Predicted 3D model of a 1500-nucleotide RNA (small-subunit ribosomal RNA) from a wastewater metagenome. The sequence is in RNAcentral, with records from SILVA. Model confidence (mean pLDDT): 84 of 100.

RNA sequence: AGAGUUUGAUCCUGGCUCAGGAUGAACGCUGGCGGCGUGCUUAACACAUGCAAGUCGAACGAAGCAUUUGCGACAGAUUUCUUCGGGAUGAAGUUGCUUAUGACUGAGUGGCGGACGGGUGAGUAACGCGUGGGUAACCUGCCUUGUACUGGGGGAUAGCAGCUGGAAACGGCUGGUAAUACCGCAUAAGCGCACAAUGUUGCAUGACAUGGUGUGAAAAACUCCGGUGGUAUAAGAUGGACCCGCGUCUGAUUAGCUAGUUGGUGAGAUAACAGCCCACCAAGGCGACGAUCAGUAGCCGACCUGAGAGGGUGACCGGCCACAUUGGGACUGAGACACGGCCCAGACUCCUACGGGAGGCAGCAGUGGGGAUUAUUGCACAAUGGGGGAAACCCUGAUGCAGCGACGCCGCGUGAAGGAUGAAGUAUUUCGGUAUGUAAACUUCUAUCAGCAGGGAAGAAAAUGACGGUACCUGACUAAGAAGCCCCGGCUAACUACGUGCCAGCAGCCGCGGUAAUACGUAGGGGGCAAGCGUUAUCCGGAAUUAUUGGGCGUAAAGAGUACGUAGGCGGUCUUUUAAGCGCAGGGUAUAAGGCAAGGGCUUAACCUUUGUUGGCCCUGUGAACUGGAGGACUUGAGUAUCGGAGAGGGAAGCGGAAUUCCUAGUGUAGCGGUGAAAUGCGUAGAUAUUAGGAGGAACACCAGUGGCGAAGGCGGCUUUCUGGACGAAAACUGACGCUGAGGUACGAAAGCGUGGGGAGCAAACAGGAUUAGAUACCCUGGUAGUCCACGCUGUAAACGAUGAGCACUAGGUGUCGGGGUCGCAAGACUUCGGUGCCGGAGUUAACGCAAUAAGUGCUCCGCCUGGGGAGUACGCACGCAAGUGUGAAACUCAAAGGAAUUGACGGGGACCCGCACAAGCAGCGGAGCAUGUGGUUUAAUUCGAAGCAACGCGAAGAACCUUACCAGGACUUGACAUCCCACUGACAGAUCCCUAACCGGAUCCUUCUUCGGACAGUGGAGACAGGUGGUGCAUGGUUGUCGUCAGCUCGUGUCGUGAGAUGUUGGGUUAAGUCCCGCAACGAGCGCAACCCUUGCCAUUAGUUGCCAUCAUUCAGUUGGGCACUCUAAUGGGACUGCCGGGGACAACUCGGAGGAAGGUGGGGAUGACGUCAAAUCAUCAUGCCCCUUAUGUUCUGGGCUACACACGUGCUACAAUGGCCGGUACAGCAAGAAGCAAAACCGCGAGGUGGAGCAAAUCUCAAAAACCGGUCCCAGUUCGGACUGCAGGCUGAAACCCGCCUGCACGAAGCCGGAGUUGCUAGUAAUCGUGGAUCAGAAUGCCACGGUGAAUGCGUUCCCGGGUCUUGUACACACCGCCCGUCACACCAUGGAAGUUGGGGGUGCCCGAAGCCGGCAGGGAAAUAUGCUGUCUAAGGCAAAACCAAUGACUGGGGUGAAGUCGUAACAAGGUAGCCGUAUCGGAAGGUGCGGCUGGAU
Repeated sequence: AGAGUUUGAUCCUGGCUCAGGAUGAACGCUGGCGGCGUGCUUAACACAUGCAAGUCGAACGAAGCAUUUGCGACAGAUUUCUUCGGGAUGAAGUUGCUUAUGACUGAGUGGCGGACGGGUGAGUAACGCGUGGGUAACCUGCCUUGUACUGGGGGAUAGCAGCUGGAAACGGCUGGUAAUACCGCAUAAGCGCACAAUGUUGCAUGACAUGGUGUGAAAAACUCCGGUGGUAUAAGAUGGACCCGCGUCUGAUUAGCUAGUUGGUGAGAUAACAGCCCACCAAGGCGACGAUCAGUAGCCGACCUGAGAGGGUGACCGGCCACAUUGGGACUGAGACACGGCCCAGACUCCUACGGGAGGCAGCAGUGGGGAUUAUUGCACAAUGGGGGAAACCCUGAUGCAGCGACGCCGCGUGAAGGAUGAAGUAUUUCGGUAUGUAAACUUCUAUCAGCAGGGAAGAAAAUGACGGUACCUGACUAAGAAGCCCCGGCUAACUACGUGCCAGCAGCCGCGGUAAUACGUAGGGGGCAAGCGUUAUCCGGAAUUAUUGGGCGUAAAGAGUACGUAGGCGGUCUUUUAAGCGCAGGGUAUAAGGCAAGGGCUUAACCUUUGUUGGCCCUGUGAACUGGAGGACUUGAGUAUCGGAGAGGGAAGCGGAAUUCCUAGUGUAGCGGUGAAAUGCGUAGAUAUUAGGAGGAACACCAGUGGCGAAGGCGGCUUUCUGGACGAAAACUGACGCUGAGGUACGAAAGCGUGGGGAGCAAACAGGAUUAGAUACCCUGGUAGUCCACGCUGUAAACGAUGAGCACUAGGUGUCGGGGUCGCAAGACUUCGGUGCCGGAGUUAACGCAAUAAGUGCUCCGCCUGGGGAGUACGCACGCAAGUGUGAAACUCAAAGGAAUUGACGGGGACCCGCACAAGCAGCGGAGCAUGUGGUUUAAUUCGAAGCAACGCGAAGAACCUUACCAGGACUUGACAUCCCACUGACAGAUCCCUAACCGGAUCCUUCUUCGGACAGUGGAGACAGGUGGUGCAUGGUUGUCGUCAGCUCGUGUCGUGAGAUGUUGGGUUAAGUCCCGCAACGAGCGCAACCCUUGCCAUUAGUUGCCAUCAUUCAGUUGGGCACUCUAAUGGGACUGCCGGGGACAACUCGGAGGAAGGUGGGGAUGACGUCAAAUCAUCAUGCCCCUUAUGUUCUGGGCUACACACGUGCUACAAUGGCCGGUACAGCAAGAAGCAAAACCGCGAGGUGGAGCAAAUCUCAAAAACCGGUCCCAGUUCGGACUGCAGGCUGAAACCCGCCUGCACGAAGCCGGAGUUGCUAGUAAUCGUGGAUCAGAAUGCCACGGUGAAUGCGUUCCCGGGUCUUGUACACACCGCCCGUCACACCAUGGAAGUUGGGGGUGCCCGAAGCCGGCAGGGAAAUAUGCUGUCUAAGGCAAAACCAAUGACUGGGGUGAAGUCGUAACAAGGUAGCCGUAUCGGAAGGUGCGGCUGGAU
């Protein structure tokens, strides 16, 4: 940084899609380790259980416990004395009272803290948040610093005891008690309040200082004697409260909102200001710079993306706010209207003895639920911090840690080096190989992670470590335990095989798949990333695709129909002033974290950390110009006045002639009218025509002109009148008065609507006649609204220059309208201002084009556009009498829709040209019979192919068997044919016989070579394989047809064009021809044309047998001698080239005429077929990929079929007769062919033919002529025409003529008397006519291919039909008109509008009721303050009511979209067959038709 996708191709416009980054993610497959982070985005759903806020005995009383002091009591060890009875002593122990102590215990009074910390984002569009200010309008516990105090009293109360209620929660009564609990009194430096004064100061309300008077309010003690507390006050710090500037989403299909509302006065309330509350007064306040309403949303630091500007987001971390089950309320307090406090109401859950009670995880864990989805009912207060305490210490789910999750980021590993036989396997293969691949195996080495063992921290400042035997270090040990996921048609890196066969499937876009799929599935291989990889969702980017940076509006989407004008925006010259914008400098703030840069610390990184740095806002100072504000001046912008001419500018009134129609009268007679042709219609009751008179309405010929006027729509006879604007001249006046213009207002074609007139012509609708398959049309005859007038309404058009208005600048040329100037006698020339056209340069544009009347270059303002369809539709609103107009979506759907230009193709577009294309002729076909091919039908089979021209006497140059591919039946299975292997044999073939329908099979006879290795052949066997006229001509090669023997088709270089492409190749002539000439940004060249080739026509030369015979001889006969002159033969040459003359033409090319010549303008004929088209034909000539069959779809045999026959078509033959038939006679060719051949003479037969066999491998021999001509006959008839069909008898070929051959003779003697619509061939040795030959072939042509004989007619010409060529034009076609394409109807599906209604929701309004509670009032009691009771205002929830809004749903109904492509038509694209389209009205199954007006985006 771009790429794919509209087209046959191109450029542009324009959407869709992709590649990048990101995430609190989820899902699929997979999963080794560690570090650091992070983890309910959904139900602010409901919660079991545990914990999360306590602490102080140095405030207090009492109780208990332990220890202890003292005094008793009990009991009595020990020691001692003893009379042995006992006495003395009195330890430990028990117990009562008491003293003191306590790291003791739980409850109570009291103090401090439960307003922090922690959670969540429901609400909130707000001073909520951010930022910067203000408080002269405020408060502040604990903390710090000062100052001054701490005197003396009083009465209660809990705990406790007793009695007592209740299931419980929880109480009640009586008695007694303490305090740092509570209450008076004293004191008052200073403080508060009130009053008046002085000074200083502030923008102001006011503030500060000073002194005076009056008045008011304090305290608590404890102690280890060190202190710790308490009260008042002044400051500080911290935290809060309120106010203000600026900023902060979407919708105008939400435009008006507001009664405490806005302000004032007074009172109240508060820490404090304030309608914060109340009473009274006034009527204000907000809003297009978006009020109100609706929807959505916590805001920010920041995070993601981006080059940036921006866009999106608001998880974690930090700041602020709000909330704590829902709603309301206050209490306490320094602080709350309070998450783990209270009261009330609602919902829910739990307990209950039914009377009544209890609760609030949006704290940490955890549970259910919801959901695609989100963790442990862990450890510890060791650290950091918080609360209480003097402290020790206690508490702390804050916090520090651990656990779970690849959820993210970062790091590491899954080994390293060597190793070719390029192993095996796998995949593929052209079978040779290639790939996997140094990859593996194998050898050597190493140990990061994990595992084992040992040591072992920092974090702690003296002690204290949850983490944790953790991090880290060391040692031994084994390559062991550790790789997947996606992709491979293009975008986009990476290809093959098999399977599948528009199926299954893929797909982000384009698109793949219908038998050779790099796109589906699998495999091999490859590419990418990697403990992850893909997919999905969302955001930014790419997208300059909302464009400030940075887009557009003639034709692609887009200029309002036009003007005036409000707000707003912008604004001429000079000067003075002003610091608002703007620039510069300084200051404040901009939390921390984050980002960036440079460093540092964890082994590195992520992560953590240090330093530096960044924007915005505010304040102060200053400033040259510019913009803005204020003052003054100016005249060029703008306007006014004066003079002048031009004009279909507008309104009103009057007048005029031509024409149509009607009426009356006259003349006049049979038609008129209308059309492509007709008919309807009118007319003998007198039309049309014509003459005269009259009536009435509408429109104004010629002039008339890309002429004029107007803002646009628009305006056209003449006159009068009223009136608007523009222009020119001159330069008197005003002095920026200007430009644009959201809303607004006015005007606004045609059609249409209302009321009233009018109505000649025209004419929607309608009627009739035609046309047509139909014809609700086009054409014709009629005809009503309407068209006209007046007054209203409507407000739209292709209202167009598809081009908003204004100003300025930027080469020219040439018309025209209006005015002026200079010169000139004039004609006119030059010049200037304003308008209106054409051409054209620069420039511009995608191109077309525009080009001083810009679509060029700039400035100002407005309107409008953002893919196509849905749709200018729905809903809502406004306007309208209605029709409708204005405003104006969404769901859904497609990957395009579109503009300009290019090449083709096409046109019921144009121009030119050619062709037996038409015309002019001749002969036919189509009718008959027959032959032949095809279709159809039939059949066991009637094998297959060919299908408009370009299939049909075609493949087939020849089906009785064979051919033969078809059918029936019988046989064979390595095969009828090829190659390879093994064994055996020496043959195979041939002849004869047997069997059989026949092949096959069997028997007999006969029968190799050799260098001895074998070759060759046969038989048998096994498998590889053979074989296939089986399929696909839409997999192919080759060959062929056709356009078309038409004159075309291209290339190189150059030039033009952004490009596709163009040019050349077009143009003027000419030609059979892109043939040639001339011209030309082209110059050359190639394939075609022509020529070269063959044949024919003339001559010469050479040659002279088998050909020829003039002269000589000879014969029946060129028979023979002789000759080669002639004919001929066959080789080589010559000849014809517009060469010569004349006319035309441009002095050219060429053309017309003529001469000469055998031949004259390519002499006639042939061969020769450009680039390409038709998926043209052929797999059955041949070849061939793939598929299929393999005891058969192969091979072989017999018989049958291809030869069928109600019928239809094509191509031919023979005829229908006298230009003829028949009989007789007499002539004259050429090309060919001939040995399994042609066959003569002669003989036989009526004949086909037979016998015969001379001659000939052929200029020698043979096949071998007919029409014509001569003579005769027939006499116009179904015949002496015609010959089908049939009978009989024969001939020939062939194993064999039944199906199924050809020929002959005799007999029979059909249709047919010249052929409808239509259609074919031919332009001269041609048509027509006559016969002859050949290929194929045993035989079998009316076919095919050749040959000669006789031998015409016509051609004015290119209007028309067909085909073709060139140029041009239109196109919505490109599979290319056999194209494209529109609408109704029918079917299926989808979303949506309307709809009687129904259901739900949120908010507001009014009324009723009214808990708790503050405040107020009252009552009783009391020592007092409270508390209590009653009550008033306010008021949550609740109830009732009406309307609006939003959402869901609804029988039925409206259109829309999509689909396989069904039905009816053919509207549009070409002049689309009636040019199309726009607005409007009307009609019709439907596209649509018609009327009126408009446009060109219409051809000719």